C1' cells in the first nucleotide's frame, strides 16, 4: 500500500512541548481554537478486534486502537409521508449504496 471481512447512536482525562489553524477529500453547513487548536511525547482512562493464560457466558496479561460535536450533518439511489394549483420542485423520516476510520486475515 491493494484486496477481503467485521464494527462505527455508547464509552473514556490531565500534564509537557509547540504556536495556528482544525474537525479525511471536494462543496455547502455547523462547531472547536491564543481561556492555546491540529500534531508529538508521558501518564491515566475507555473497551472494539486479535493473541495467550485461566479457577472459563468471567478474569488477567499482551498487540493495535480510541478518549469534542452520531463517521459533527448533508451530498448518490430507493420507499413512505407532507407542502406548493400542477409537470415538477421542496422538506422530513426510513433503508441501501459510495467514501472514510479501526481491527483481523491475506497479496
Nucleotide at each position: 500500500u491493494g484486496c477481503u471481512u467485521a464494527u462505527c447512536a455508547a464509552g473514556a482525562a490531565a500534564g509537557a512541548c509547540g504556536g495556528a489553524g482544525g474537525g479525511a477529500u471536494u462543496a455547502g453547513g455547523c462547531c472547536c481554537u491564543g481561556u492555546g487548536a491540529u500534531g508529538u511525547c508521558u501518564u491515566a482512562g475507555c473497551a472494539a478486534c486479535c493473541c495467550a493464560a485461566u479457577u472459563c457466558a468471567g478474569u488477567u496479561g499482551g498487540g493495535u486502537g480510541c478518549u469534542a460535536c452520531u463517521u459533527c450533518c448533508u451530498a448518490c439511489c430507493a420507499u413512505c409521508g407532507g407542502c406548493c394549483u400542477g409537470c415538477g420542485g421542496c422538506c422530513g423520516a426510513u433503508g441501501g449504496g459510495g467514501a472514510g476510520a479501526u481491527g483481523a486475515g491475506u497479496g